[in-house]
The part of an RNA shown here (small-subunit ribosomal RNA, 5' domain) has 519 nucleotides and comes from uncultured Fusibacter sp. Taxonomically the source falls in Fusibacter (Bacteria, Bacillati, Clostridia, Fusibacteraceae). The full RNA is in RNAcentral, with records from ENA and SILVA.

Context: one part of a larger RNA
RNA sequence: GGAUGAACGCUGGCGGCGUGCCUAACACGUGCAAGUCGAGCGAGAAGAUUAUGAUAGAAGCUUCGGUGGAUAGAUUAAUUGGAAAGCGGCGGACGGGUGAGUAACGCGUGGGUAACCUGCCCUGUACAGAGGAAUAGCCAUUGGAAACGAUGAUUAAUGCCUCAUAAGACUACACUACCGCAUGGUAGAGUAGUAAAAACUCCGGUGGUACAGGAUGGACCCGCGUUAGAUUAGUUAGUUGGUAAGGUAACGGCUUACCAAGGCAACGAUCUAUAGCCGACCUGAGAGGGUGAUCGGCCACACUGGAACUGAGACACGGUCCAGACUCCUACGGGAGGCAGCAGUGGGGAAUAUUGCACAAUGGGGGAAACCCUGAUGCAGCAACGCCGCGUGAGUGAUGAAGGCCUUCGGGUCGUAAAACUCUUUUCUUGGGGAAGAAACCUGACGGUACCCAAGGAAUAAGCCCCGGCUAAUUACGUGCCAGCAGCCGCGGUAAUACGUAAGGGGCAAGCGUUAUCC
Numbered sequence: 001g002g003a004u005g006a007a008c009g010c011u012g013g014c015g016g017c018g019u020g021c022c023u024a025a026c027a028c029g030u031g032c033a034a035g036u037c038g039a040g041c042g043a044g045a046a047g048a049u050u051a052u053g054a055u056a057g058a059a060g061c062u063u064c065g066g067u068g069g070a071u072a073g074a075u076u077a078a079u080u081g082g083a084a085a086g087c088g089g090c091g092g093a094c095g096g097g098u099g100a101g102u103a104a105c106g107c108g109u110g111g112g113u114a115a116c117c118u119g120c121c122c123u124g125u126a127c128a129g130a131g132g133a134a135u136a137g138c139c140a141u142u143g144g145a146a147a148c149g150a151u152g153a154u155u156a157a158u159g160c161c162u163c164a165u166a167a168g169a170c171u172a173c174a175c176u177a178c179c180g181c182a183u184g185g186u187a188g189a190g191u192a193g194u195a196a197a198a199a200c201u202c203c204g205g206u207g208g209u210a211c212a213g214g215a216u217g218g219a220c221c222c223g224c225g226u227u228a229g230a231u232u233a234g235u236u237a238g239u240u241g242g243u244a245a246g247g248u249a250a251c252g253g254c255u256u257a258c259c260a261a262g263g264c265a266a267c268g269a270u271c272u273a274u275a276g277c278c279g280a281c282c283u284g285a286g287a288g289g290g291u292g293a294u295c296g297g298c299c300a301c302a303c304u305g306g307a308a309c310u311g312a313g314a315c316a317c318g319g320u321c322c323a324g325a326c327u328c329c330u331a332c333g334g335g336a337g338g339c340a341g342c343a344g345u346g347g348g349g350a351a352u353a354u355u356g357c358a359c360a361a362u363g364g365g366g367g368a369a370a371c372c373c374u375g376a377u378g379c380a381g382c383a384a385c386g387c388c389g390c391g392u393g394a395g396u397g398a399u400g401a402a403g404g405c406c407u408u409c410g411g412g413u414c415g416u417a418a419a420a421c422u423c424u425u426u427u428c429u430u431g432g433g434g435a436a437g438a439a440a441c442c443u444g445a446c447g448g449u450a451c452c453c454a455a456g457g458a459a460u461a462a463g464c465c466c467c468g469g470c471u472a473a474u475u476a477c478g479u480g481c482c483a484g485c486a487g488c489c490g491c492g493g494u495a496a497u498a499c500g501u502a503a504g505g506g507g508c509a510a511g512c513g514u515u516a517u518c519c
Base pairs, nucleotide, nucleotide: 001519002518003517004516006515007514008513009512010511013390014389015388016387017386018385019383020382021348026346027345028344030343031342032341035090036089037088040087041086047080048079049078050077051076055072056071060067061066097301098300099299106226107225108224109223110222111221112220113219116218117217121214122213123212124211125210126209127208129163130162131161132160139152140151141150142149143148169194170193171192172191173190175188176187177186178185179184199206200205227273228272229271234264235263236262239261240260241259242258243257244256245255246254276298277297278296279295280291281290282289283288303324304323305322306321307320326337327336328335329334354380356379357378358377362376363374364373365372366371393423394422395421396420403414404413405412406411428456429455430454431453432452433451437446463508464507465506466505467504468489469488470487474503475502476501477500478499484491485490
C1' cells in the first nucleotide's frame, strides 16, 4: 500500500447492488417449512332443493269453552352436496441447513468396468385370458388418564393371491463362426426349465405387463496430486495371498471355513495434532504466500451411538426400531419430543437482522386438467457491514465589516470566507398521473414502488484524524520527568512546533480513525 462475513470510538443526508452467529454441531416456547390424486376404491358429515308434515300456534271472530289458520317446524323420503378420516398410487432419497467428523479414492484431475444398477422421460417390439381369499374404514362390545389399543360382525379396489399364455428375457446343457488384454466378448441357431399384467374415462385419452435401445442419475476400481510433527520407528491376525462357499446391482477378505505366511514402512508406515475438498477469493511484476464467508460442484452429518425396513433410489433432517443423556405430560401403570429448515427465544460472545408479504414470476411435488402444496424462490423490513453513484448549493461580492487568534503594536490572518444582491432545485416537502415484469383468456406480493408532471423554497444535509522526524501540515497559552503522549526513534525536570486547550494549517470525506488478521 492492498484486503476483510469484521469489531470498537466519534460522526452520519439519499439511492442502486450485494452481504449479515466467524463464538456453544449449546438448549429451545410458538407458528409455519411436503404434500397431492375422487379420472384407482368403498363409505360419507354439515349444508341446499323438493315433497311430507308430529307439534306449537298470530290476526280476526267469540256465548271466553273455543274457532281460526298466517307462521315456525320435529320426522321421513328423494335429488344434490361434498368436510374429516381410511385403503391405494406417486412424492416425502429433491429442494433447504450445517461443517461436527474425515489426512481419506474424501476431494481435484485423468482413465477404467470383458464387474454394474437406473423410478419418472423418449423410441421400438410383444401382450393384457380366467378365477379367488382377505383387510382398513364403517358398525357393535370393550381396555386405558393419555398415547394407543383388543374382540366380533361386515365391505371395496389400479391392494393381495392362484391358474393360463411368453415374441423377447433369465437359468442349465451342449455347438458353430469371428475377435480379444488372461478370466473371456460378440453374433447365430438348438433342447429343457422359470417368471407377467389393471384398469379408469368427460370416449378425446390416461394408465398396466415383459423385453430391447436411448437419455438422465448413481455405484465401484485405478494412476497422479492433496497440512504439520521422528522430542511418533517399527506396524498389521481377516492382517497379506490362495482354494471353496455365501453375499451384493456388481468386483473384491465384503463375510465364513480351510491352507500358506505374508502385507506396509526412512521415497516416512504406525501414532499424534490440525483440517471438510475444489472452482475460486486476497495479495504479489511474477514465482509464490494466505484464505476456503457469500455464489457454483463434490463429500459428510441431522440430540449421541447402533440397526435394519420400505423403495428405482435411504441405512432416510421434519420415517421406523433399540440403547443413552436431556426436556415435558401423567390418574405413577405409562407416554411424548429433537430448529445444523424459515422466523424467533435464552445462553455464549467484541459481534451478526423480521415470530413480515406472496405464490404474481422462476423452479419443484401431485393431478388428465382446473387446481392444491412449496419459509425453495420472488420481494419487503433492519444494519454506513462492503462497493459504486449523488448531494450538502452556484455566480457576483473589499467598508478586506464585526468577532476570534497572533503581533515587532505598524499590522498580519481566518477571508470572497460572511453579510448583501442575482440565480438554480439534484435532493427535500406537498399535490396529480403511474408502469414493464404476464405468456393465447384470467392472474402483480413487490406497489400507488420505479418513473413522469406541477408547486414551494437555499430551503433538509459535515464530519473524523493528524500537524517533532519517518509524513503533507505551526503558533500562543496552560502544565513543569507532574499530568500525559507514543507505530519506531523518542517527547515532558519553567521559554514543550511531541502533553492539554485554542487559533491556524494538512489529509480523507458520509465517513474518518483505532484494533485484529493476511499478502